[in-house]
RNA sequence: AGAGUUUGAUCAUGGCUCAGAUUGAACGCUGGCGGCAUGCUUAACACAUGCAAGUCGAACGGCAGCGCGGGGAGCUUGCUCCCGUAAAGUGGCGGACGGGUGAGUAAUGCGUGGGAAUCUGCCCAGUAGUGGGGGACAACCCGAGGAAACUCGGGCUAAUACCGCAUACGCCCUACGGGGCAAAGCAGGGGAUCUUCGGACCUUGCGCUAUUGGAUGAGCCCAAGUCGGAUUAGCUUGUUGGUGGGGUAAUGGCCUACCAAGGCGACGAUCCGUAGCUGGUCUGAGAGGACGAUCAGCCACACUGGGACUGAGACACGGCCCAGACUCCUACGGGAGGCAGCAGUGGGGAAUAUUGGACAAUGGGGGCAGCCCUGAUCCAGCAAUGCCGCGUGUGUGAAGAAGGCCUGCGGGUUGUAAAGCACUUUCAGUGGGGAAGAAAAGUCGAGCUUAAUACACUCGAUUCUUGACGUUACCUACAGAAGAAGCACCGGCCAACUCCGUGCCAGCAGCCGCGGUAAUACGGAGGGUGCAAGCGUUAAUCGGAAUUACUGGGCGUAAAGGGCACGCAGGUGGCUGAGUUAGUCGGAUGUGAAAGCCCUGGGCUUAACCUGGGAACUGCAUUCGAUACUGCUCAGCUAGAGUAUGGGAGAGGGAAGCGGAAUUCCCGGUGUAGCGGUGAAAUGCGUAGAUAUCGGGAGGAACAUCAGUGGCGAAGGCGGCUUCCUGGCCCAAUACUGACACUCAUGUGCGAAAGCGUGGGGAGCAAACAGGAUUAGAUACCCUGGUAGUCCACGCUGUAAACGAUGAGAACUAGAUGUCGGGGGGGAUUAACUCCUCGGUGUCGCAGCUAACGCGUUAAGUUCUCCGCCUGGGGAGUACGGCCGCAAGGUUGAAACUCAAAGGAAUUGACGGGGACCCGCACAAGCGGUGGAGCAUGUGGUUUAAUUCGAUGCAACGCGAAGAACCUUACCUGCCCUUGACAUCCUCGGAACUUUCCAGAGACGGAUUGGUGCCUUCGGGAGCCGAGUGACAGGUGCUGCAUGGCUGUCGUCAGCUCGUGUCGUGAGAUGUUGGGUUAAGUCCCGCAACGAGCGCAACCCUUGUCUUUAGUUGCCAUCAUUUAGUUGGGCACUCUAGAGAGACUGCCUCGGUUAACGGGGAGGAAGGUGGGGACGACGUCAAGUCAUCAUGGCCCUUAUGUCCAGGGCUACACACGUGCUACAAUGGGUGGUACAAAGGGCAGCAACACUGCGAGGUGAAGCCAAUCCCAAAAAGCCAUUCUCAGUUCGGAUCGGAGUCUGCAACUCGACUCCGUGAAGGUGGAAUCGCUAGUAAUCACGAAUCAGCAUUGUCGCGGUGAAUACGUUCCCGGGUCUUGUACACACCGCCCGUCACACCAUGGAAGUAGGUUGCACCAGAAGUAGGUAGUCUAACCUUCGGGAGGACGCUUACCACGGUGUGGCUAAUGACUGGGGUGAAGUCGUAACAAGGUAACCGUA
Repeated sequence: AGAGUUUGAUCAUGGCUCAGAUUGAACGCUGGCGGCAUGCUUAACACAUGCAAGUCGAACGGCAGCGCGGGGAGCUUGCUCCCGUAAAGUGGCGGACGGGUGAGUAAUGCGUGGGAAUCUGCCCAGUAGUGGGGGACAACCCGAGGAAACUCGGGCUAAUACCGCAUACGCCCUACGGGGCAAAGCAGGGGAUCUUCGGACCUUGCGCUAUUGGAUGAGCCCAAGUCGGAUUAGCUUGUUGGUGGGGUAAUGGCCUACCAAGGCGACGAUCCGUAGCUGGUCUGAGAGGACGAUCAGCCACACUGGGACUGAGACACGGCCCAGACUCCUACGGGAGGCAGCAGUGGGGAAUAUUGGACAAUGGGGGCAGCCCUGAUCCAGCAAUGCCGCGUGUGUGAAGAAGGCCUGCGGGUUGUAAAGCACUUUCAGUGGGGAAGAAAAGUCGAGCUUAAUACACUCGAUUCUUGACGUUACCUACAGAAGAAGCACCGGCCAACUCCGUGCCAGCAGCCGCGGUAAUACGGAGGGUGCAAGCGUUAAUCGGAAUUACUGGGCGUAAAGGGCACGCAGGUGGCUGAGUUAGUCGGAUGUGAAAGCCCUGGGCUUAACCUGGGAACUGCAUUCGAUACUGCUCAGCUAGAGUAUGGGAGAGGGAAGCGGAAUUCCCGGUGUAGCGGUGAAAUGCGUAGAUAUCGGGAGGAACAUCAGUGGCGAAGGCGGCUUCCUGGCCCAAUACUGACACUCAUGUGCGAAAGCGUGGGGAGCAAACAGGAUUAGAUACCCUGGUAGUCCACGCUGUAAACGAUGAGAACUAGAUGUCGGGGGGGAUUAACUCCUCGGUGUCGCAGCUAACGCGUUAAGUUCUCCGCCUGGGGAGUACGGCCGCAAGGUUGAAACUCAAAGGAAUUGACGGGGACCCGCACAAGCGGUGGAGCAUGUGGUUUAAUUCGAUGCAACGCGAAGAACCUUACCUGCCCUUGACAUCCUCGGAACUUUCCAGAGACGGAUUGGUGCCUUCGGGAGCCGAGUGACAGGUGCUGCAUGGCUGUCGUCAGCUCGUGUCGUGAGAUGUUGGGUUAAGUCCCGCAACGAGCGCAACCCUUGUCUUUAGUUGCCAUCAUUUAGUUGGGCACUCUAGAGAGACUGCCUCGGUUAACGGGGAGGAAGGUGGGGACGACGUCAAGUCAUCAUGGCCCUUAUGUCCAGGGCUACACACGUGCUACAAUGGGUGGUACAAAGGGCAGCAACACUGCGAGGUGAAGCCAAUCCCAAAAAGCCAUUCUCAGUUCGGAUCGGAGUCUGCAACUCGACUCCGUGAAGGUGGAAUCGCUAGUAAUCACGAAUCAGCAUUGUCGCGGUGAAUACGUUCCCGGGUCUUGUACACACCGCCCGUCACACCAUGGAAGUAGGUUGCACCAGAAGUAGGUAGUCUAACCUUCGGGAGGACGCUUACCACGGUGUGGCUAAUGACUGGGGUGAAGUCGUAACAAGGUAACCGUA
């Protein structure tokens, strides 16, 4: 410090997620030791049991009970008394501390800083006292009641208990005259004196009283600070203040009576929700954010609610009273209790410990003290809960062991790892030793005090005693590598990879996402990586997140500018001077507790931890100073703002009046059959006279031309003309006021259209509605009608894509060029024109800004002020609540749940029922076909035991198959074989091989015959056959979506890219676009491009002309010869096959940019690529092929392999493709006659002769081929016949007889002859091929092959056309451009209803809770007041009583409780509303392209 994730890719926006640190944690796996910490976060739920607050005999009466033991005295050795220990009681002090918890509390709290009207036991210091009396009550004794708790009555008694009196330094009250108020003793010691022998007295100490001051603690007040909600906006009657009184320790409405009517609140009152606050803790660079365990300070609480008493202090955790709930005891009459003390139990929960030891230390209470008490505390136990430290060995050790895993089979890896060898012994274990935590008190001595050698205090010395922890820390001896390693992860983020299993299953997952047969992502293994006595997961906080932005964000299009204006509060504000010093800045002082953090020392072996010092505590307060800036006050100024004067433009607003054109309607005339409407129609109107046309009239609405990115207005908006009323703006020159300004939450007004109310009006248009069309449907688009409405008046509504998607105001920052209004200058004042200036409105553009697009003095630039708004998408501008509205609805405005995106700009493609240009037998123009018939062939389907398999739009279907009777053959049925039909290796035997017979369908089985081979260095070897053993063979079994290779297709279309440079943040662009041209990205020109590659073209083959070379088997002009190039001869010609030439827009002319190139021409065999072929860029289609072949993986192994026989691939209601033959006279038949090319031939082609009607047969020459043969070319030409018919067309089908091949023609071959003679008369919708030697037509050949092709395929020649105006349209393609919500790319994307499942949520008759307001009832305990019914020790008394008190009664206040009626809130509810998600479903196709009616906003 960043990373992953939206896209085909990019930039930016934006959310989600991750890496870090942390925790009082929990869970899973694992677990050696020690130190230091920490440990109910949930039920402030309920609690058994024990303990947690007592102590003092030096306050008191006294000494019960169990004893005990010691001492002393008397001493009858067993008793009495005394001193002790000490229960209960009176009394004192303490139980208000310590300990726990965080329920309540949003301020009666806390933190910070101040303040005045207070109290303060014990403690410290000072002053003054401590005299003298009195009456009781417990305990105890007696009696009574009760189950108990306990209570009642009578009697005795002490005090530091209680009460008068005296005194009063001081204190309190006061009308300043005066008045009032105390006390207690106890213990030690003791020289005189006295004594009732107890003591008095003195003294010391501890107490007591009064008072002053301090310290400590506590109470009170003030300021500003202290969570969220405005879907909580008004709250308040003791309320706010005053006066009198009361009350308190004290101020105060704290309480009361009266008076006044205040007080709080947008700077957030009131209400609701949540919460103890702080020092601090965690995180963070910081600012912040979250938290408030342990430790420390404060507060609050103690079963729930209320109350007071006592006291210095409480309204009291282990006190009291009452009420309530709960638990327990009970004799049913009554009683008892309060772990949020320490342990512990149940419960709740994911989850949190021992019913331990000790007062040794520190501290607390009591006491003179010894001492007692202390679950405070110190320790121990449990828990890896956290932090820190240590260990689980060290060195050496290659045969790189074994085993595991992988493997390309060679090896690699685990791995110096182990074993082995040599060492060490921390920790744990056993034994031994062994600190510190301990100082006091005690004793002795000295000093001080004192009358004192008492006591107390200080110092010194010695000795004795005190340790829970503790089997302590630490040291040491011994033995032995001995007792001690796991967890998570390994697709990316993120360090770390292979095998096996699984097969969208099981599963994983923090996000993206893995898994559908080769998973580095699931599970296991091997290996690796990370951390380590821990490691992971989950939860939670901060960080990253600049993702709430103070530091430090935004708002044209991503979320976001209010529809517009006015304007109160608020915020901000021009120039100069003076004052002030509030803000601001500086110094000082106080405070900011300690601990913690940080720095620096020290102590534990180190660290964690502990500890000394410092710094810091960014704050608050007080005070002193500074005065630039801001504020405040005062005085001025004129540049902001405004006023006045004079001009100016304008659809600015309101009202009234007027005008013409047009539509419609009415009346009349002319006139006749249609009009109207559409893509085409129909509905509609019209012979009752329409439309058309002329004249007249009525009525309503809107104002053509002018008219303009022209004008005006704040926006909405405003358009005929005139008048009246009225707002704003601009310009020029002066004068005046003197900051009067800007912005603006709440508020107020304006505010298109639609809509609402009342009343008018209504020509045209036109929701709804009706009809006609369109359509699969058409509740639409189109047409004919048509009502609200549109118009007016008045009143509401208050919204729009109310848009410049751009708030208002101010200042500054290059220009250029239009236009509107005003002013000035030049031009002679004019006009045209031109220059300057102010104000408006446009276009382009520099700098700058921006994610880009773009903005750019009219800013989206640079700054300032103020307001509004945003924080992922959906849910949703929805629900609930409030406000507004007549309603429609508006405004304000969530959550649950759900997704990992949604969205912006730009890029490259693809696509468009977008555009432009161009090409192609693409259309058009032509010729001939297919689709109809019969047959052939292939496919689908069906059938079958099997009809083997594959190919399936173009680009499968006469395709693989260049030839299924057996074989082929892969299929079916049946019979066999199991190292196998085939390959290699090993062992043994044998030549190999072969004849005949039998059974069998054959494979095969049985018997049998002949045969002993070849080479040799004589050892043997090669080849073949049989048997056996196992390694292995074999598979046309699966996967073409694991693959290679090959192929098809777009397409022989002209494209596809790269290097460097340049532009852009980038994807990318440029080049390759543009202007021409071409068949062509072919070439030229231009150009931030310059070059290059793969394609195009050319090079290759063939064909067309010529030359040359060579003439046999070819040829024959001349010469001879012949039936015949047959022979001689020749090689001129043809031809053959080698080598060359030739064509390049080279030449001319015209056009063109002086180009490329094009048009025409000449020459030439050929002319602009001469014709044809081979040749197929980057890529696309997971295109085709595992059945050509090869091959990974999987599968079968007496079978999915092998052999054999028979059958099937040839089936047949049907459908389709491709062909053949036809339908006839441009023809058929018959006869005669002419001319090819290219091929093939020895298991072959076969002449010729004979024979058969023929297919053929028999004999047989020649030929391994320019020699011989196949071989007849056919159409053509000549002649003749047929005469338009189902025919002398057509030949299917069937019957009979044959031929050939072959082991074999039944299923299932071809051919021949005789006979038979079907459909068919030119073919619907639709559709195919072809642009010249082409189409059409005619025959010939070859491959395959025993045979089988008249029809398939591949070739060959013969005869030989027509047409192309042209590019509007169909199809395909190319280039540029445009739109896009597509990128699996339009066979795309995507919307809504319905149906089903699940989820959360709104409404709802209600139901049952919680909380709270108001009104009322009620009123325990208690306090205060009243009263005088009962009782009454101290004091007074005139002895009667009084004062005072207690009980009782009563009044006021008040808790619980009750009644009624409201508010709020959470839960639940038949039914119901919409929403979300879901593999797939139904109906349509709304949006994205002009999305096929442009889309969208508001409204009905």
Molecule: small-subunit ribosomal RNA
Organism: uncultured prokaryote